[in-house]
RNA sequence: AGAGUUUGAUCCUGGCUCAGAACGAACACUGGCGGCGUGGAUUAGGCAUGCAAGUCGAACGAGAAAGCUUCCUUCGGGAAGUGAGUAGAGUGGCGAACGGGUGAGUAACGCGUGGGAAACCUGCCCUUGAGUGGGGGAUAACGUUCCUAACGGAGCGCUAAUACCGCAUGACACCGAGAUCGGGCAUCCGGACUCGGUCGAAGAUGGCCUCUGUUUCAAGCUGUCGCUUAAGGAUGGUCCCGCGUCCGAUUAGCUUGUUGGUGGGGUAAUGGCCUACCAAGGCGACGAUCGGUAGCCGGCCUGAGAGGGUGUCCGGCCACACUGGGACUGAGAUACGGCCCAGACUCCUACGGGAGGCAGCAGUCGAGAAGCUUCCGCAAUGGGGGAAACCCUGACGGAGCGACGCCGCGUGGGUGAGGAAGGUCUUCGGAUCGUAAAACCCUGUCAGGAGGGACGAAAUCCGGAUUGGUUAAUACCCUUUCCGCUUGACGGUACCUCUAAAGGAAGCUCCGGCUAACUCCGUGCCAGCAGCCGCGGUAACACGGAGGGAGCAAACGUUGUUCGGAAUCACUGGGCGUAAAGGGCGCGUAGGCGGCUUCGUAAGUCGGGGGUGAAAACCAGUGGCUCAACCACUGGCCUGCCUUCGAAACUUCGAAGCUUGAGGCCGUGAGAGGAAAGCGGAAUUCCUGGUGUAUCGGUGAAAUGAGUUGAUAUCUGGAGGAACACCGGUGGCGAAGGCGGCAUCCUGGACCGGUCUUGACGCUGAGGAGCGAAAGCUAGUGGACUAACAGGAUUAGAUACCCUGGUAGUCCACGCCCUAAACGAUGAACACUUUGCGGUGCGGGUAUCGACCCCUGCAUUGCAGGAGCUAACGCGUUAAGUGUUCCGCCUGGGGAGUACGGUCGCAAGGCUGAAACUCAAAGGAAUUGACGGGGGCCCGCACAAGCGGUGGAGCAUGUGGUUUAAUUCGAAGCAACGCGCAGAACCUUACCUAGGCUUGAACUGCAUUUGACGUGAGCAGAGAUGCUCAUUUCCCUUCGGGGACAGGUGUAGAGGUGCUGCAUGGCUGUCGUCAGCUCGUGUCGUGAGAUGUUGGGUUAAGUCCCGCAACGAGCGCAACCCCUGCCCUUAGUUGCCAGCGGCUAAUGCCGGGCACUCUAGGGGGACUGCCCCGGAAAACGGGGAGGAAGGUGGGGAUGACGUCAAGUCCUCAUGGCCUUUAUGUCCAGGGCUACACACGUGCUACACUGGGCGGUACAAAGGGUUGCAAAACCGCAAGAUGGAGCAAUCCCAAAAAGCCGUCCUCAGUUCGGAUUGCAGUCUGCAACUCGACUGCAUGAAGGUGGAAUCGCUAGUAAUCGUGGAUCAGCAGGCCGCGGUGAAUACGUUCCCGGGCCUUGUACACACCG
Repeated sequence: AGAGUUUGAUCCUGGCUCAGAACGAACACUGGCGGCGUGGAUUAGGCAUGCAAGUCGAACGAGAAAGCUUCCUUCGGGAAGUGAGUAGAGUGGCGAACGGGUGAGUAACGCGUGGGAAACCUGCCCUUGAGUGGGGGAUAACGUUCCUAACGGAGCGCUAAUACCGCAUGACACCGAGAUCGGGCAUCCGGACUCGGUCGAAGAUGGCCUCUGUUUCAAGCUGUCGCUUAAGGAUGGUCCCGCGUCCGAUUAGCUUGUUGGUGGGGUAAUGGCCUACCAAGGCGACGAUCGGUAGCCGGCCUGAGAGGGUGUCCGGCCACACUGGGACUGAGAUACGGCCCAGACUCCUACGGGAGGCAGCAGUCGAGAAGCUUCCGCAAUGGGGGAAACCCUGACGGAGCGACGCCGCGUGGGUGAGGAAGGUCUUCGGAUCGUAAAACCCUGUCAGGAGGGACGAAAUCCGGAUUGGUUAAUACCCUUUCCGCUUGACGGUACCUCUAAAGGAAGCUCCGGCUAACUCCGUGCCAGCAGCCGCGGUAACACGGAGGGAGCAAACGUUGUUCGGAAUCACUGGGCGUAAAGGGCGCGUAGGCGGCUUCGUAAGUCGGGGGUGAAAACCAGUGGCUCAACCACUGGCCUGCCUUCGAAACUUCGAAGCUUGAGGCCGUGAGAGGAAAGCGGAAUUCCUGGUGUAUCGGUGAAAUGAGUUGAUAUCUGGAGGAACACCGGUGGCGAAGGCGGCAUCCUGGACCGGUCUUGACGCUGAGGAGCGAAAGCUAGUGGACUAACAGGAUUAGAUACCCUGGUAGUCCACGCCCUAAACGAUGAACACUUUGCGGUGCGGGUAUCGACCCCUGCAUUGCAGGAGCUAACGCGUUAAGUGUUCCGCCUGGGGAGUACGGUCGCAAGGCUGAAACUCAAAGGAAUUGACGGGGGCCCGCACAAGCGGUGGAGCAUGUGGUUUAAUUCGAAGCAACGCGCAGAACCUUACCUAGGCUUGAACUGCAUUUGACGUGAGCAGAGAUGCUCAUUUCCCUUCGGGGACAGGUGUAGAGGUGCUGCAUGGCUGUCGUCAGCUCGUGUCGUGAGAUGUUGGGUUAAGUCCCGCAACGAGCGCAACCCCUGCCCUUAGUUGCCAGCGGCUAAUGCCGGGCACUCUAGGGGGACUGCCCCGGAAAACGGGGAGGAAGGUGGGGAUGACGUCAAGUCCUCAUGGCCUUUAUGUCCAGGGCUACACACGUGCUACACUGGGCGGUACAAAGGGUUGCAAAACCGCAAGAUGGAGCAAUCCCAAAAAGCCGUCCUCAGUUCGGAUUGCAGUCUGCAACUCGACUGCAUGAAGGUGGAAUCGCUAGUAAUCGUGGAUCAGCAGGCCGCGGUGAAUACGUUCCCGGGCCUUGUACACACCG
């Protein structure tokens, strides 16, 4: 000192939460020792028991008993002495008003602080003065007689005092009167003086014989203590005053002894403290009164401080003592352990009455989360009494209990790697617990045992000595000093020594981020965690356990509370345009603040001195307990208050002046400023009349509605209300709301100009009163528009938008209401601070005949923008800049501007204005995307223009569904559905049924054992398989054995088309062959980000050019590659045949040739290169020439960053999970081929541009030796026989459409071929389920296909055939090949998809939001 949390990300605002410290704490778990502290906070609830206040015989009277001793005795006992002038009780004195407890009450002079008492008291104590004479009468105790349960009480009798009462004495006391001096603060205070009056006392005890009197000696002397009186002091108290001292205004008015006066009373004393009379005051927004809460302070906790919280222990003050009231005694009480009365409660009772008060110390019950021993001692300190000894003291000193807190110590130290065993993890190699343990060597704190053993104690008394005083005195007494004696609860404690032994002594919390510390297993949005954010739905570092780790440590966590962090109530130290927050506006009261000059004052302010600010605490230094906590001493601090002296700049106050703030006066112009009463025209509606006839009106289109009883249209006249087109404008006026035809009357304000005037008269403004759009209210007028309402439409609906009607209302007049996005979301006033360009009003200058133009001042109203400010947006002399003054307002979101209360209102409602509860956010600005039935630009068979299809039929094929023992699985909008499958009869095959096997069908290592491996045959069986027979006998050798191969057994392990494509790799689809996607450096921005990549052109293209705070670069585009189109060249066999020759019925058949075609290698060619035009002297576009080809020539391959958790665990690979006589494996049969249906993709058709038959022509690209197969021959045919030939050679192979000829003639047909029957062929172990083909026969639907929908822009569509892969066989599918060969594109409004720019957004899982 900060951190987490709002977002995809960012900055800000803002709340919530955490890390710190603390506690009279409590709870969970754990627990070795000691020191010092601390411990009923709740029921001021109730209390058993014991103790907590007595003492004095030197104030007084009276006065036992037990026991012991002695004597007597009738042996029962009695007497005396002692106990003892003791105990106990009484009179009297002092104390009991202190000490101790508690915090109920109290918001108060209660407390704190500082003053005052000239308005007072003060026992005991100290100092000083004076005195202490002489009498009297009683009464307890006691005795006796009674009453009563008890507590107690009554009568009679006796007695003492330092008890009580007169008398005397008496002033420096008090009262009254007189005169005087000094002082002060108003009443007054103090000191001399005179006179008069009033008031007192008590003795006790020690010593002595100096005095007096004596028989001892006391009535004498003397000392001490006491008593009375007076003055002073000290101490303690009482009263008064200034200042300070919690919350609520949803408490605004309170008060009759109230405020004051006079007389009187009362008190120690002032005072309405009390009383009588008189007056009518007193307090309050600077918060009275009322309500709530609370003992106050020194201090304590926290905090950098200022503050905030708190008042336990210790200390000061106050209050209280069962509750309420009252007085008595006394120096002092309105009295905790006193009294009286009333009440509640408890106890006793003989029922008549009595007793009691733990908020003293222990202890008990209760309530509660929760707080101790019915301990020891007066040894110390302190207190009461006493002359003293001494007594009393639950004050106090100690001990006990509680980890409640703080502090200290220990639970061991060193060496020790086979890195043991074991645990955990593992990539199986190892890693880690871990030098940790063991083992070896040491040490001895604490606890245990033994021994020693304190400080705290100095005194008093007593004994002895001694100094001084008193006295007649060397006595007594007091006093100083010294010596001796005596006293310890704690405690046999602290401490010290010895002893044995590592032996007896570690836990708790946490480990996702904040926050330090990570793995495995279990669980599977379950169980659970959580302070906030948040974890958990099968790989959880967040749950539970384990291992490991982190932190603290006799503790550790949790809960509660306080401060801090929180500048989150902001004095220090915040804000209000949009985040919460400027009052709707002006006027103005109180208050706050206030221009220039001079003089004075000294309240504020500043400086010096004095008093006080208790101690403890705190801080510093030093010291004492071994250290520390703790304690002691010294110093500082105590930030404050009071007082005194001084200063005079500033503020206040007083006086005098000034003119610049403010106001006044004079003059001119501007204006929808206000109010009143008038006037006007256009238009709508209505009424009268005329013309006139069938529609009008209304809408996107209609309908409701109006109209033949005459509308609409048109003309004339009239009535009435409301509003004022054009001008009209970021023009004007007003404080705001607001104000708009014209003219008149009345009236407010601002501006401009003036060498006039007053002289600070000012600013703001809590309350207050006034104004205040629209709507609304009260009772009327009014009728154009029109909420509500009615009807018609629209729609899925339409309580709406549109239409036809229509009432309140809008208007006027009286009175209310008082709100608004009453907004510039920006309070008012003043001052200061760079600029540019406009509008309006007034003025000045120059100039002119004049008006303009031009320069310029003030006011007002706008735009752009600098510095500065701001979170940013933005504001920016009209500030949101820089300052001053005053007012209002804010403090997370919701609940809620709600409830209650008050107040205003006729009502509606307004103003004021909470809480419970709940959330971890709610927000502001800006950024990047995505989206929009937003905009702009552009592209694509996207639409349009065309051609042909699909959707209807039959069949094929795939899918859904259904069925089934199984119909294996996957694919699911585009981008699943002739897809994986380039080919399921068995196999394939993963599915089903049945039968088998279990180290296994295939693979590897090790151990062990047997044997070459193998081949043939028979039997059983559906087969797998099982049984049996026959045959065969490897290589090397050191003869021990070893090796290869095979079988058996065991082991490690195999196997799985089982699950998870949402754990993955790889591969693929798709947007999309769309033109995009990014980076480095620089620059801009607080930042996310932006710029570059936007802009102007252009392109198929982020293609290129130009411009530009950008400059470059990468992945994409293009090009490079392949096929094809032209040419050249090289090479000519199996290809070709122009020329030459030969042969044939004919043919490149042969010689020969390589020119051509062709084959397949290499090259050339095309680049906007050339010309013209347009364009920016660009890129590029249009046209042209040449050329086989022209602007990318045509086609292919090639797929950026990324998206869809897209597809695939069943191609393969792979993590995890599951399975292991089965989810593996072998085998037979079945199934994947099912069939009411639905969909996709195809084939064939519906016919004459056709079909049948006959004839005839022209391809390309492929395939073939387990193969293609010719000729010939057989069969109607499929095909069979056959086997020549065969890789530019032979074969598949017939190309088909086409062309020529002929028949059919519009019909379910000579179209169409499904279906079915029969007969066959081929492949194959095998065509039943379930193949293809052939022949004959059969001859279904179908006559161009609804809504809808697909493909295609040229060698394309359409149409025709042909080849290949797979394959034993099986294609209508797929992949290729060539033949014939069109139509159309105006164009980009619309549908779909896409690209770029821009805009809005409350979306970001991103509009399927």

Model confidence (mean pLDDT): 85 of 100. Predicted 3D model of a 1409-nucleotide RNA (small-subunit ribosomal RNA) from an uncultured prokaryote. The RNAcentral record of the sequence draws on ENA. It matches the Rfam family "Bacterial small subunit ribosomal RNA". Its family is annotated with structural constituent of ribosome and ribosome in the Gene Ontology.